Bacterial RNase P class A from a Jiangellaceae bacterium, 376 nucleotides, folded computationally. The sequence is in RNAcentral, with records from ENA. The model forms 95% of the base pairs in the Rfam consensus. Rfam family: Bacterial RNase P class A. Gene Ontology terms of the family: ribonuclease P activity, tRNA processing and dimeric ribonuclease P complex. A source record names the gene rnpB.
[in-house]
RNA sequence: CGAGCCGGCCGGGCGGCCGCGUCGGGGUGUUGUGACGUCCCGCCGAGGAAAGUCCGGACUCCACAGGGCAGGGUGGUGGGUAACGCCCACCCGGGGUGACCCGCGGGAAAGUGCCACAGAAAGCAGACCGCCGGCGCGCUGCGGCGCUCGGUAAGGGUGAAAGGGUGGUGUAAGAGACCACCAGCGCCCGGGGCGACCCGGGCGGCUCGGCAAACCCCACCCGGAGCAAGGCCAGACAGGAAGCGUUCGAGGGUGGCCCGCCCGAAGCUUCCGGGUAGGCCGCUGGAGACCGUCGGCAACGGCGGUCCUAGAUGGAUGGCUGCCGGCCCCGGGCGACCGGGGCGCACAGAAUCCGGCUUACAGGCCGGCUCGUCCG
Numbered sequence: 001c002g003a004g005c006c007g008g009c010c011g012g013g014c015g016g017c018c019g020c021g022u023c024g025g026g027g028u029g030u031u032g033u034g035a036c037g038u039c040c041c042g043c044c045g046a047g048g049a050a051a052g053u054c055c056g057g058a059c060u061c062c063a064c065a066g067g068g069c070a071g072g073g074u075g076g077u078g079g080g081u082a083a084c085g086c087c088c089a090c091c092c093g094g095g096g097u098g099a100c101c102c103g104c105g106g107g108a109a110a111g112u113g114c115c116a117c118a119g120a121a122a123g124c125a126g127a128c129c130g131c132c133g134g135c136g137c138g139c140u141g142c143g144g145c146g147c148u149c150g151g152u153a154a155g156g157g158u159g160a161a162a163g164g165g166u167g168g169u170g171u172a173a174g175a176g177a178c179c180a181c182c183a184g185c186g187c188c189c190g191g192g193g194c195g196a197c198c199c200g201g202g203c204g205g206c207u208c209g210g211c212a213a214a215c216c217c218c219a220c221c222c223g224g225a226g227c228a229a230g231g232c233c234a235g236a237c238a239g240g241a242a243g244c245g246u247u248c249g250a251g252g253g254u255g256g257c258c259c260g261c262c263c264g265a266a267g268c269u270u271c272c273g274g275g276u277a278g279g280c281c282g283c284u285g286g287a288g289a290c291c292g293u294c295g296g297c298a299a300c301g302g303c304g305g306u307c308c309u310a311g312a313u314g315g316a317u318g319g320c321u322g323c324c325g326g327c328c329c330c331g332g333g334c335g336a337c338c339g340g341g342g343c344g345c346a347c348a349g350a351a352u353c354c355g356g357c358u359u360a361c362a363g364g365c366c367g368g369c370u371c372g373u374c375c376g
Stems, first nucleotide, its partner, number of pairs: 001372010012324007020045002023042009047347001051358002054356005059226004066259004071222005076090005091105001092103004106217002111215002113211003128156002130152005136147004164182006183207001185204008230281004239272006251263003288307008325345001326343007
């Protein structure tokens, strides 16, 4: 210099005028004295994804969440964490010259099932072509050819996959039928590692297909509902009918089912009819943010210091504008750049909160590493 790999971060800046929301202070009005309305001033006021609502938790209620069945989820090992399907490190397999990337990565010699198309044959294998044989039949130009009955998985062909590979012995031709080496499987021994696993040696039968994101088996995890949770206040109304039940207990928690437990000493369920559509709490200070230091390869954790950073509920966070920045177009210049014009300028936007994952994203910044070429 060229070509790449990985990680982290920003995602407009500074102002002016007007406006909106929470909170604090002050003035003022109403009033049931607790608040509400209005005006002024001040502080603060969207995101890295606030999104999808996919996973995990906090919190709330049901009983303090118990037993079983059903159902669902996870799936190499060791750590991290409140927890996880997330993260870190490692192992194994695959890809790349490499940095590095990818893996829905338990079990297929428990059982059942499936294996499209092509192909003769796709699962206790299989003779289409080929190869070989026969006291077989027919033809013959005597070299053979055709038919038929057998042998054969070495060769061809089909396929994602055809039941180890190479070489030899052997044979009519062949074949783990036998042998050597290699690969793979199982068992045993030694060594290393917390472990997944790795390294080395020996023995064995000669080889055993794939799919579990098919049922299934194994191990572990999961009670249900969700802030419209849940609670308080105010206000409105009109009852009627049927059924069940009051110690032999209806019904409810219970929204998968059964048991158990609890509530329930009297009401409950269904139908018809009637009323309401308000306010407040929950609500934001928290597994919190930043900085430093220590431990750890890392994820992360311990300690210390500093800071307070949205809480709306027809739902605030907006509109106009100046300068700078950015992007696009035109002209000029070898070029750095100069002049003019255009664009408010990526994706998007809180609704109980938090940790993740995934998806969207104009433009830009920083760091580490690899390969190639040249120079020193």